[in-house]
RNA sequence: CUAUUGAAACAGGGGUGCUCCACCGUGUGGGGCUGAGAAAUACCCUAGAACCCGAUCCGGAUAAUACCGGCGUGGGAAGUUUCCCUGGCCUCUCG
Numbered sequence: 001c002u003a004u005u006g007a008a009a010c011a012g013g014g015g016u017g018c019u020c021c022a023c024c025g026u027g028u029g030g031g032g033c034u035g036a037g038a039a040a041u042a043c044c045c046u047a048g049a050a051c052c053c054g055a056u057c058c059g060g061a062u063a064a065u066a067c068c069g070g071c072g073u074g075g076g077a078a079g080u081u082u083c084c085c086u087g088g089c090c091u092c093u094c095g
Stems, first nucleotide, its partner, number of pairs: 001088003006083005011046004016040001017033007051076003057070004
């Protein structure tokens, strides 16, 4: 100097569905399902992968839903710095 692993700081990105009941109504409140998260000063993610698109997609299951699987090595998607570990390369000094 460089690569890898891990950590931290700051910065940034993202989703919020299905269903039942009550009030009585374009909404509010409560319960149930899946999930890290279904509006929380929370959770997840910053490139093996959050999330979006294709997609009003295909198969299966369910009370129902991206609920599960496929599609998927698909197309997009938000990062810098410092420190640590290990390896590689180069230079200098001493013996």

Model confidence (mean pLDDT): 75 of 100. This is a predicted structure of a 95-nucleotide RNA (TPP riboswitch aptamer (THI element)) from Terracidiphilus sp.